[in-house]
Context: one part of a larger RNA
């Protein structure tokens, strides 16, 4: 010089306190442990593993395990010989794979050979086989924390210091003043998205304030583009003004004006470095192993077992509620081997139908919670939906292991949950519905839209993480 300290000082985080809402108990559903398994492939493991790779395990994926095959191979590139077009086709054996036998038949061409495939033999293919403690990339964490270093100088015998400490201020090594320093760089910011006001430009598939016509009503339609929107460019926010404090200073604290205020609000973006952190199973790679098997093909079965522990989550436990009938109001997306309107059949899943739409047109699509209105009347019930018996619809060669719905009927725990433990400061928690990828089909996970919309924060003593000075240490 660090690093630790149950030293000290100064300061920040939903750290704690102040509220709301949860978990921990119940049922299911998911991921893990650990048990069983032929096999339950395999990685993740304190935070920072456990609804995590996986944004979809019924063949398939599929790496596992039985059992049946193949051996220049499922896949690439060459070389030498032989064959012949590839390829179709019957026929047998089989669960398929694959395995025998048959039939039938090339193109160009200097007639040497070529293109193409097959086979044979040889080089080599091939491995989700081992090591992330050999690696490259990518990522996680500390952490969007304010730090990390440099040159030159100057101090020190060095190691190193000094700049970066001090005094103030910030969200911020953020600006100001100081100052043996003087400047630089990577990070903060800020330049780049979205969102809020606004104006220009454009008016269609969006819009409809006027005319003017259609209608049961309606932008329905002719005129129109002002308004809403859409979308591309610009404005606008700077402490720029005014009071006040302050070192006249950075910069606080207040108010005018403004849509919008002191970084408005989100996003994106993560310094030097920690942890031999993750991942050889995305990829890629060095070494090491395998080659009639650790390849590789194909049925099948496994990954979905289950006394058991934990994780994350969904529905409850009820009247601020359930039913049941009425009626209102979104945003974001998706949509051609897709979306699918009316109509009809069904109690329904759904079929049936066949319009329109490559989509500001048409389609998904009914938003839900709300709002009126009736009934339940505190009851293991008209709560609360496991489970389980029938019966069906739908995907897909196939739902028996092992799929999702839908209708009958059952009707189980469950009375608000012990130590303990988590999220959140505003359109934010809580709560409600929509939509996407992936995907034939299968979401209570996942990314993401909006609708209604809280409560609280006195303070920083303490728990926890961290950032600065300083101080002890027998530790590097």
């Nucleotide at each position: 010089u660090g690093a630790c300290g149950g030293g000290g000082g100064c300061c920040c985080g939903c750290a704690c306190a102040a509220g709301c809402g949860g978990u921990g108990g119940a049922g299911c559903a998911u991921g893990u442990g650990g048990u069983u398994u032929a096999a339950u492939u395999c990685g993740a493991u304190g935070c920072a593993a456990c609804g995590c790779g996986a944004a979809g395990a019924a063949c398939c994926u599929u790496a596992c395990c039985g059992g049946g095959g193949u051996u220049u191979g499922a896949c690439a590139u060459g070389u030498a010989c032989a064959u012949g077009a590839c390829g179709g086709u019957a026929g047998u054996c089989g669960a398929a794979a694959g395995g025998c036998u048959g039939c039938g038949u090339u193109c160009c061409u200097u007639c040497g050979g070529g293109a193409c495939a097959u086979g044979u033999a040889c080089a080599c293919a091939g491995g989700u086989g081992c090591u992330g403690c050999a690696u490259g990339g990518c990522u996680g964490u500390c952490g969007u924390c304010a730090g990390c270093u440099c040159g030159u100088g100057u101090c020190g015998u060095g190691a190193g210091a000094u700049g970066u400490u001090g005094g103030g201020u910030u969200a911020a090594g953020u600006c100001c003043c100081g100052c043996a320093a003087c400047g630089a760089g990577c990070g903060c910011a800020a330049c780049c998205c979205c969102u809020a006001c606004u104006c220009u430009u454009a008016g269609u598939u969006g819009c409809u304030a006027c005319c003017g016509g259609u209608u049961a009503a309606a932008g329905c339609c002719g005129g129109g583009c002002a308004c809403u929107c859409u979308a591309a460019g610009g404005g606008g926010a700077c402490u720029g003004c005014c009071c006040u404090g302050g070192a006249u200073a950075a910069c606080g604290g207040g108010g005018a004006g403004g849509a919008a205020g002191g970084u408005g609000g989100g996003g994106a973006c993560g310094a030097c470095g920690u942890c031999a952190a993750g991942u050889c199973a995305u990829c890629a790679u060095g070494g090491c192993c395998c080659u009639u098997a650790u390849a590789u093909c194909c049925c099948g079965g496994g990954c979905u077992a289950c006394a058991c522990a934990c994780g994350u989550g969904c529905u409850a436990c009820a009247a601020u509620g359930g039913u049941c009938g009425g009626u209102a109001c979104a945003g974001a997306g998706g949509g051609a081997u897709g979306c699918c309107a009316a109509g009809c059949a069904g109690c329904g899943a759904u079929g049936u139908g066949g319009a329109g739409c490559c989509a500001a047109u048409c389609c998904c699509a009914g938003a839900a919670a709300g709002c009126c209105g009736a009934u339940c009347u505190c009851a293991g019930u008209u709560c609360g939906g496991a489970u389980u018996g029938g019966a069906g619809u739908c995907u897909g060669c196939a739902a028996c292991u092992c799929g999702a719905c839908u209708c009958c009927a059952u009707g189980a725990a469950g009375g608000c949950g012990g130590a303990a433990u988590c999220g959140c400061u505003a359109g934010u928690a809580a709560u409600c519905g929509c939509g996407g990828a992936u995907c034939a089909g299968c979401a209570c996970g996942c990314c993401g839209c909006g609708g209604u919309g809280a409560a609280u924060a006195c303070g920083u003593u303490c728990c926890c993480g961290g950032g600065c000075c300083u101080u002890g240490u027998a530790c590097a």

This is a predicted structure of a 476-nucleotide part of an RNA (small-subunit ribosomal RNA, 3' major domain) from a metagenome. The RNAcentral record of the full RNA draws on SILVA. It matches the Rfam family "Bacterial small subunit ribosomal RNA". The coordinates come from a structure-prediction model, not an experiment, and the mean pLDDT is 85.